[in-house]
The RNA shown here (small-subunit ribosomal RNA) has 1544 nucleotides and comes from a Gaiellales bacterium. The RNAcentral record of the sequence draws on ENA and SILVA.
RNA sequence: UUCUCGGAGAGUUUGAUCCUGGCUCAGGACGAACGCUGGCGGCGUGCCUAACACAUGCAAGUCGAGCGGAAAGGCCCCUUCGGGGGUACUCGAGCGGCGAACGGGUGAGUAACACGUGGGUAAUCUGCCCAGGACACAGGAAUAACCAGUGGAAACGCUGGCUAAUGCCUGAUGAGGUGCAGUCCUCUCGGGGAUCUGUACCAAAGGUAGCUUCGGCCUCCGGUCCUGGAUGAGCCCGCGGCCCAUUAGCUUGUUGGCGGGGUAACGGCCCACCAAGGCGACGAUGGGUAGCUGGUCUGAGAGGACGAUCAGCCACACUGGGACUGAGACACGGCCCAGACUCCUACGGGAGGCAGCAGUGGGGAAUCUUGCGCAAUGGGCGAAAGCCUGACGCAGCAACGCCGCGUGCGGGAAGAAGGCCUUCGGGUUGUAAACCGCUUUCAGCAGGGAAGAAGGCGAGCGGGUUAAUAGCCCGUCAGCUGACGGUACCUGCAGAAGAAGGUCCGGCUAACUACGUGCCAGCAGCCGCGGUAAUACGUAGGGACCGAGCGUUGUCCGGAAUCAUUGGGCGUAAAGAGCGUGUAGGCGGCCACUUAAGUCCUGCGUGAAAUCCUGCGGCUCAACCGCAGGCGGUCGUGGGAAACUGGGUGGCUAGAGUGCGGGAGAGGAGAGUGGAAUUCCUGGUGUAGCGGUGGAAUGCGCAGAUAUCAGGAAGAACACCCGUGGCGAAGGCGGCUCUCUGGAACGCAACUGACGCUGAGACGCGAAAGCGUGGGGAGCAAACAGGAUUAGAUACCCUGGUAGUCCACGCCGUAAACGAUGGACGCUAGGUGUGGGCGGUGUCGACUCCGUCCGUGCCGAAGCUAACGCAUUAAGCGUCCCGCCUGGGGAGUACGGCCGCAAGGCUAAAACUCAAAGGAAUUGACGGGGACCCGCACAAGCAGCGGAGCAUGUUGUUUAAUUCGAUGCGACGCGAAGAACCUUACCUGGGCUUGACAUGCGCCUGUAAUCCCGGGAAACCGGGCCCCUCUUCGGAGCGGGUGCACAGGUGGUGCAUGGCUGUCGUCAGCUCGUGUCGUGAGAUGUUGGGUUAAGUCCCGCAACGAGCGCAACCCCUGUCCUGUGUUGCCAGCGGUUCGGCCGGGAACUCACAGGAGACUGCCGGUGACAAACCGGAGGAAGGUGGGGAUGACGUCAAGUCAUCAUGCCCCUUAUGUCCAGGGCUACAAACGUGCUACAAUGGUCGGUACAGAGGGCUGCGAGGCCGUGAGGCGGAGCGAAUCCCAAAAAGCCGAUCCCAGUUCGGAUUGAAGGCUGAAACUCGCCUUCAUGAAGUCGGAGUUGCUAGUAAUCGCGGAUCAGCAACGCCGCGGUGAAUACGUUCCCGGGUCUUGUACACACCGCCCGUCACACCACGAAAGCCGGAAACACCCGAAGUCCGUGAGCCAACCCUCGGGAGGCAGCGGCCGAAGGUGGAGUCGGUGAUUGGGGUGAAGUCGUAACAAGGUAGCCGUAGCGGAAGCUGCGGCUGGAUCACCUCCUUU
Repeated sequence: UUCUCGGAGAGUUUGAUCCUGGCUCAGGACGAACGCUGGCGGCGUGCCUAACACAUGCAAGUCGAGCGGAAAGGCCCCUUCGGGGGUACUCGAGCGGCGAACGGGUGAGUAACACGUGGGUAAUCUGCCCAGGACACAGGAAUAACCAGUGGAAACGCUGGCUAAUGCCUGAUGAGGUGCAGUCCUCUCGGGGAUCUGUACCAAAGGUAGCUUCGGCCUCCGGUCCUGGAUGAGCCCGCGGCCCAUUAGCUUGUUGGCGGGGUAACGGCCCACCAAGGCGACGAUGGGUAGCUGGUCUGAGAGGACGAUCAGCCACACUGGGACUGAGACACGGCCCAGACUCCUACGGGAGGCAGCAGUGGGGAAUCUUGCGCAAUGGGCGAAAGCCUGACGCAGCAACGCCGCGUGCGGGAAGAAGGCCUUCGGGUUGUAAACCGCUUUCAGCAGGGAAGAAGGCGAGCGGGUUAAUAGCCCGUCAGCUGACGGUACCUGCAGAAGAAGGUCCGGCUAACUACGUGCCAGCAGCCGCGGUAAUACGUAGGGACCGAGCGUUGUCCGGAAUCAUUGGGCGUAAAGAGCGUGUAGGCGGCCACUUAAGUCCUGCGUGAAAUCCUGCGGCUCAACCGCAGGCGGUCGUGGGAAACUGGGUGGCUAGAGUGCGGGAGAGGAGAGUGGAAUUCCUGGUGUAGCGGUGGAAUGCGCAGAUAUCAGGAAGAACACCCGUGGCGAAGGCGGCUCUCUGGAACGCAACUGACGCUGAGACGCGAAAGCGUGGGGAGCAAACAGGAUUAGAUACCCUGGUAGUCCACGCCGUAAACGAUGGACGCUAGGUGUGGGCGGUGUCGACUCCGUCCGUGCCGAAGCUAACGCAUUAAGCGUCCCGCCUGGGGAGUACGGCCGCAAGGCUAAAACUCAAAGGAAUUGACGGGGACCCGCACAAGCAGCGGAGCAUGUUGUUUAAUUCGAUGCGACGCGAAGAACCUUACCUGGGCUUGACAUGCGCCUGUAAUCCCGGGAAACCGGGCCCCUCUUCGGAGCGGGUGCACAGGUGGUGCAUGGCUGUCGUCAGCUCGUGUCGUGAGAUGUUGGGUUAAGUCCCGCAACGAGCGCAACCCCUGUCCUGUGUUGCCAGCGGUUCGGCCGGGAACUCACAGGAGACUGCCGGUGACAAACCGGAGGAAGGUGGGGAUGACGUCAAGUCAUCAUGCCCCUUAUGUCCAGGGCUACAAACGUGCUACAAUGGUCGGUACAGAGGGCUGCGAGGCCGUGAGGCGGAGCGAAUCCCAAAAAGCCGAUCCCAGUUCGGAUUGAAGGCUGAAACUCGCCUUCAUGAAGUCGGAGUUGCUAGUAAUCGCGGAUCAGCAACGCCGCGGUGAAUACGUUCCCGGGUCUUGUACACACCGCCCGUCACACCACGAAAGCCGGAAACACCCGAAGUCCGUGAGCCAACCCUCGGGAGGCAGCGGCCGAAGGUGGAGUCGGUGAUUGGGGUGAAGUCGUAACAAGGUAGCCGUAGCGGAAGCUGCGGCUGGAUCACCUCCUUU
């Protein structure tokens, strides 16, 4: 540089992320089937299931030129017309030959030399065919057919008699062959050959045409022996190709030998004897499954799966056994026997085998015609003609597959109608149709019309062979031969004429809307859709993709690197065996020589054809077919190479080991010994308690405990030292001494010379618990008992306490046996501790310092990792060996096996079920985690609520209705700032229907409304009276009637919405851009150190900035100033009726405007020199002065469809509207919020003082008069800094009451009134008189408030005719107490930590029990299958023996002999029977656990320290999760300490 080939992913675990991992999808294929649909042709394919059973027909015959012959037909002759004879044209049956062992079918069996491949046969056979050699002589005896007789229903026989042959037999000959013996040659050495020799044995058949002198000759075909070839077959061997080890041992003809038998042939194939072998972890034996291959499908390939059609091989032929014949069979359409089944029968007996082609039944999801023809190809026989051939060639059926063709082509916009959608404008179906023009494939009709045929036959012609003009062969010529088929093909005719469907449209995955439905009906491959706006269901319109098909189901490969050779993993996801020693095996240091097994190169052989690939060609193309080339093996063999691996030989010392030396150590075993402590016993002292807990109790103690002193006993464990120190393979090892003993490190370099590494099996060791036997037993302590706790408490706590813990011996063999990290070796930056050894430096010496080897920690580079993390002690880079993993659950379970005394251990599934289960990390949320901080959060205080009565709201109940909404905080004096009617939405009843209300249109009308009369509860109905208005006169306005559009709905959905609101919370937070870090979610910024009320500010910092929040800006209030002074004010002056009343004043108060002032600005201190904090000064006010308005991103599917608005749905003489009455006011009960109280800090009476903020014209209403009073009469003044409401009240002064259910308290009730209003019955308020209830300060619990606050006192206002207001919203008066503090409760903020939560702790989640369903295990048994064993019986049949019966060939002395047969006996022997044992399967009352299921029951085990940290092993106990003991682990939170490390 050229050519060729060539690998795609997606969905689904999460709030999100990365990883692991399974499930699922997109592709291709099919002998298919099913659903819907279906025009034509070509080429293929078509019982995968019951190797289930088969009716009927056909599928193997042929030869007269082998033979005797003549049943039938033909021909000839005769005839009594019944028939007879001849002939051999022809031929049934028979004898004989060849064939029937091929062709065709099937896949049951078979895991095997069955198949594939390559070899061997010196261990073999081979009919027909080919080549060569040599022959065919002389005789003989029978027997079918046939004839006669006879049995039987039949099938089929029996007896006697005759006869032929290419049938059978004897003899001769022997080129030659075979056996034996001998000699020689040769080879691939168990063979072959030679010549000769000797000896024995072994052949045969004729037919036919012609000629003939009748003797024969000759042609062709056939026969015999021998040699060789070809073809086919037998046998043997190497290698290759399924699963299970829950099959580990198998084997007696077994393994070998000697001898024999048998075979074509080797062989234990068979037999006798002898020996005791043979096979197996490189998988024997057993079980399961299966015909094998060329190939087919898939795949980038490696591989995986399959073995239809076609081709090769094998096996089988109803099932099992057997032989016969033959070249070949143990024989699909042959025989014998046994069995099952079917059929016939005269009951005596017989017949049969479609896995040949068709066809039938059956089975099944499913697979065809009882067709034509031998014309072609091929086969059998024949000399040939020819006959036979369901092989085959064709046709039929089937979209079963592949391939091709068509259902038209061009023009055509008013973008028609119709459909569908619509924002009502339009869009879309859509150039689609109509319409115009054109064409005619295919199908239809008509006409023409093949190739496939060569051969053979022939009395023609030519040539060859021959003695020949027979015959035969070659060439030529003429005619004859086609099932398919009048088919392919060609031509003509007519007319767009006859010809389109299926699936899908949520994502994957290409294609969207409407309606219906409402977790229903349904869809679904996975994820998942459907609970009233469904692109996911159903329908429609539209669209997408394929198209005579389209989908579905099933199966295989792919994707799946998801069994990973190519090409995976094992710290935490599944996965390193608890540890060691070591067998087999695997792997293995340096040098040299050698060999050539592996390896590599090359030649030869083979790897059938078809298939596949490439090229070319033939059917119009293609499918299909033909030709040529290529490809294909871990194959065989010859030659060569020698680097590497292997083998052999020799050497080496770096691996490994030995030796020597001085040291370290809780390494192991045994024996001994010591002190402290606990408990017990004895004695002393001593007195009332001790003990125990959160608090208690059980328990112990006046019979003297506890405490204390002394003495004694016993068992167990070894404080301090003690250390991420040491030792050991692991488990593990801790006082001291002695004895015995294993290993490692270091130093030296004397020795061996690869002696090594790993290690399936195997063997040993192996914490605790547990088991056995015997001891021991102080303390502790499962079980157990008691006491507590608790709803319960089979627990946690307490008091006791037995096994056990200890020793000896023997078992067990498991642990979170963990570094969750197998072993060995090499390589790859460092830093810093610590243990052991050695060297150096230095010193008198002890320290010190430097280096090195080994061990043991921490930090960290590169690298690795999903991340966390690992990092010379690797989880890095490499090599070798072993172990292990392959989604979760079921389950480390069942069954089986092995081990164990048992407990149990080891090994280890499946059904079924799920769409996940997981790892690491992220952001949140949460924690009965931590740190810091805040808030009337607690605490400290004051006043309450919870008790009473009443008011009010709510629940509940009631009701015709008690309309509706609000429901923890954040519903409940809430919507409601006014329910007697109205309101009003509810109920009952009575009415209206274009409507109570809006707009538009058509037609009619000019009436009316009001008013009057009647009915009525009213609405309303009926009747009556009375003018329409304007006008340019066309009409317009207004009203009524009628009709059409429409109105109306407080009907539904606040989970379809807008808007508004509540709440966290006035909390200090919430985010963005760019940059940086991380694979990513995300982090950083926003964390940290300070500080603040504040993410307020400062400093630091891979961040730098910014936004929404905070603060400030706004309003009220506190001080001052300025301006303006009426209705407000009155200091000074004057007047006065003594009232700022008047003149006046503008100072003051005040009002209304505007401004000033406060900023940590100043000083001191603290602090980092900052921010800031503390203190102080000044100031009316000081660190936000007080109060208000202001509410970030968001949360609660929070609230509201009944304020309003609004999508959709619903009602339309009613769910609209009008009216009357009723209800919303009910009342057993419960709760919330209030009012009034319970009294003396009080009640009552009298007197008297001081506000602020408001309201007022259908309004506030003064003074005055009347009434005890509510109120009435009356009306001045005032649209209000002027008048009125209006008195403020508590307070103060005085009087009285005297602790009493009262002179407290006022409910309730009676009576009488007042006011509003059409109207106070249901159901208003107020007044007076009378009545005088509960209540004596309130359980558990709970609320508000930090200063002008709480408490207390009154005043005003909105709504409103009036009022249930004690509510609400405001206003002022009087006016406290307390805060140590942040442990605790509640809420919140920041950081951090854990998490199995993410609907986010009101989370998640475990087990028993109950119910339903499903699969599985066990189970007294019951049933069945296959196989093995022992024994019995023993068919057919081969073989052996016998053979007194029978027999043609040969011999004979004719008697017989040789030989043969039947029969009989024996070995073997199928089926059958009996027996026990094993194995597999089915079923089984009952039983066991498991899985799944909607909201069942009990508890709360686990996840946050999950409220007793959890988990592992073991043991006991308990309804259950579980609890407890012993030992272990961290995969435990938190705090403190120690050690190490990092930074400064």

Source information:
Model confidence (mean pLDDT): 86 of 100. Taxonomically the source falls in Gaiellales (Bacteria, Bacillati, Actinomycetota, Thermoleophilia).